[in-house]
RNA sequence: GGGGAUAUGGUGUAGCCUGGCCUAUCAUUGGGGACUCCAAAUCCCUAGACCUGGGUUCAAAUCCCAGUAUCCCCA
Numbered sequence: 001g002g003g004g005a006u007a008u009g010g011u012g013u014a015g016c017c018u019g020g021c022c023u024a025u026c027a028u029u030g031g032g033g034a035c036u037c038c039a040a041a042u043c044c045c046u047a048g049a050c051c052u053g054g055g056u057u058c059a060a061a062u063c064c065c066a067g068u069a070u071c072c073c074c075a
């Protein structure tokens, strides 16, 4: 220098190919509650995320462009 993969709550993860509904999924975590003599376990409620910028579109996590970060391959 060239090519490719990945990026979503504090953590892990689904959704992306084929745009739209249902609170953006589930688990864990934090907060509150129920149960219990207390605690654990269990159950209920609740908080929190689409890497950044731009574009296309009535509508973008999803499509397009550029950039950033990490990893891999080639030179």
Base pairs, nucleotide, nucleotide: 001074002073003072004071005070006069007068010028011027012026020058029047030046031045032044033043034042051067052066053065054064055063